Annotation: The RNA shown here (transfer RNA) has 74 nucleotides and comes from bacterium (Candidatus Gribaldobacteria) CG_4_10_14_0_8_um_filter_33_9. Its Rfam family is "tRNA". Rfam's curators write: Transfer RNA (tRNA) molecules are approximately 80 nucleotides in length. RNAcentral holds the sequence, with entries from ENA. Lineage of the source: Bacteria > Bacteria candidate phyla > Candidatus Gribaldobacteria.
[in-house]
RNA sequence: GCCCCCAUAGCUUAGUGGUAAAGCAGCGGCCUUUUAAGCCGUUGACGAGGGUUCGAGUCCUUCUGGGGGCACCA
Numbered sequence: 001g002c003c004c005c006c007a008u009a010g011c012u013u014a015g016u017g018g019u020a021a022a023g024c025a026g027c028g029g030c031c032u033u034u035u036a037a038g039c040c041g042u043u044g045a046c047g048a049g050g051g052u053u054c055g056a057g058u059c060c061u062u063c064u065g066g067g068g069g070c071a072c073c074a
Stems, first nucleotide, its partner, number of pairs: 001070007010024004018054001026042005047063005
């Protein structure tokens, strides 16, 4: 330098154009002598810019960050 993949909540992952979901973690409550476990409730996220579309996490594009492969290294 070229090519490919990835980026969604604190963490791990769903979500193939139409209300962003779950587990763990956090917070509140119930239960319990207390803690844990269990149960109920609840907070919290689409890396950034631009485009397509009535509508974008999703499609296109540029950038940023991460991972992998190839090439160069006289």